[in-house]
RNA sequence: UCGUGCUAGACGGGGAGCUAGCGGUGCCCUGUACCCGCAACCCGCUAUAGCGGGGUUGAACUCCCACUCGAGGUCUUUCUCCUGAAGGACUGCCUCGGUCAAGUAACGAUGAAGACCGGGCCCUGCGCGGCAGAGACCUACGAAUUCCGUCAGGUCCGGGAGGAAGCAGCGGUAAGUAGCAAUCUUUGGGCGCCGCAGGAAAACCUGGUCCGAGUAGGCUGGCAGCGGCAAGCUCCAGGAAAGGUUCGACAGUGGGUGCACGA
Numbered sequence: 001u002c003g004u005g006c007u008a009g010a011c012g013g014g015g016a017g018c019u020a021g022c023g024g025u026g027c028c029c030u031g032u033a034c035c036c037g038c039a040a041c042c043c044g045c046u047a048u049a050g051c052g053g054g055g056u057u058g059a060a061c062u063c064c065c066a067c068u069c070g071a072g073g074u075c076u077u078u079c080u081c082c083u084g085a086a087g088g089a090c091u092g093c094c095u096c097g098g099u100c101a102a103g104u105a106a107c108g109a110u111g112a113a114g115a116c117c118g119g120g121c122c123c124u125g126c127g128c129g130g131c132a133g134a135g136a137c138c139u140a141c142g143a144a145u146u147c148c149g150u151c152a153g154g155u156c157c158g159g160g161a162g163g164a165a166g167c168a169g170c171g172g173u174a175a176g177u178a179g180c181a182a183u184c185u186u187u188g189g190g191c192g193c194c195g196c197a198g199g200a201a202a203a204c205c206u207g208g209u210c211c212g213a214g215u216a217g218g219c220u221g222g223c224a225g226c227g228g229c230a231a232g233c234u235c236c237a238g239g240a241a242a243g244g245u246u247c248g249a250c251a252g253u254g255g256g257u258g259c260a261c262g263a
Stems, first nucleotide, its partner, number of pairs: 001263006009057003012030004020046005034054005063256006072247002075244004080240005086234002090232002092229003096225001098223003102220003106215002114210007122199006128192002131188006138179004147172004155164003
């Protein structure tokens, strides 16, 4: 150096969790790398740390160690970002009315605001007028009789003269009926640019006197406030990102590592 046969070892690993601790089953990540039995209110062990049984491979590209890289996980921090929910102290926004009077507009020496006097409007009483009703008055009709007057004809009394009663008609009238207007009396009222008196808290309108420069709050603006919204904000929960810590598969590099026999 080569060949043959063995053995150590290997036949997945890791994270979190559980555990006094170490593994496993289970969950997750990576990866493809034997089989059977046990096993989460668990199963088996004791720093030599799964147990029991069987199989394959086996000194190496496959085993061991170190380093590099690094999937992924645990923990933690953040004045970073996203989502959801709650809240309404702060900022902001929106309506609403309040207030100020800087600007603008309007009114104002043909006199602001203020003060005083009067009147109207309002209420009551009386008066007047008008409206409505009733009555009277007026006009017309209106008693065949039981109103009046005049009573033709006729009747009665009388010798006569004359007288009496009295129908119809005519005229007037009573009761009553109808009717324009005007006049008078009386009754009534949510009638009245009417008159007189009394009353009445304010407002409104109007006339006058004093005074002498503001008034008002329309629009813009300022100020504070009630209410609402919840963009910022506060708080909570979840997620992402970045940083730190810790463990770390796969991969890569390097190094290390038996025995026996034969040539």